[in-house]
Molecule: c-di-GMP-I riboswitch aptamer
Organism: Colwellia sp.
Formats: sequence, C1' cells, structure tokens
RNA sequence: GCUCGUCAAGGGCAAAUCUGGUGAAAACCAGAGACGCAAAGUUACCGGUCUAAAGGGAAACCUAUGAUAGCGGGACUGCCAAA
Repeated sequence: GCUCGUCAAGGGCAAAUCUGGUGAAAACCAGAGACGCAAAGUUACCGGUCUAAAGGGAAACCUAUGAUAGCGGGACUGCCAAA
C1' cells in the first nucleotide's frame, strides 16, 4: 500500500418510545433512551419509499419543488487492526 473485519484497544453513531420545539404533512432539531450499525461518516446522482401545502381536477385522485443516506446502487472521505 492492497485485500479484509475472525483478534485486541480506544472509542463513535443511535431505532422504537417519551418530553420540548419546527413543519400542511412526511419528517426534522434538542434532551432522555438503546434496537441495532465497520462507514448507521458526507452526498438526493440513479432506482425505490413516504408526504401532498401550493397547483390541477366536479369528485375520486394526480403531481415534489418537500422528505428519506438506518431501503438498494453510485460518488467522495475516514479510525483501529489479525493474517
């Protein structure tokens, strides 16, 4: 350096739920909390999924410009370490 995550050490993140806040909602932020995670670090580029305020529609409903990176893929970056 590459492959790799069966060892060790130091650690890291934080699902559900609860409280407070933001938002039309999905969801997000903060605190508590730990189901899990070796990229559960970053990124909506591709596919998927969720929401539908505004807009369209007689209605049913449609629609992302909203969201999700802890749904999969891609891109970028990275700690430790056996063989």